[in-house]
Molecule: transfer RNA
Organism: Candidatus Parcubacteria bacterium
RNA sequence: GCCCCCAUAGCUCAAUUGGUAGAGCAGCUGGCUCUUAACCAGAAGGCUGGAGGUUCAAAUCCUCCUGGGGGCA
Numbered sequence: 001g002c003c004c005c006c007a008u009a010g011c012u013c014a015a016u017u018g019g020u021a022g023a024g025c026a027g028c029u030g031g032c033u034c035u036u037a038a039c040c041a042g043a044a045g046g047c048u049g050g051a052g053g054u055u056c057a058a059a060u061c062c063u064c065c066u067g068g069g070g071g072c073a
Stems, first nucleotide, its partner, number of pairs: 001072007010025004019056001028042004049065005
């Protein structure tokens, strides 16, 4: 220098290949318990890495950039 993959909640990952962004864990609140843990219930938590484009509609498609990983030279 060229090519490929990845980036979504605090963490680990889903989201049928365009149609209301979810789960587990952690944390919070309540119950249970003498108390803690475990267990049960509930609520909260996201400008889907950034900037543009296409579209009625983008996490998803296109372009560029940033960061991480891998391959070739």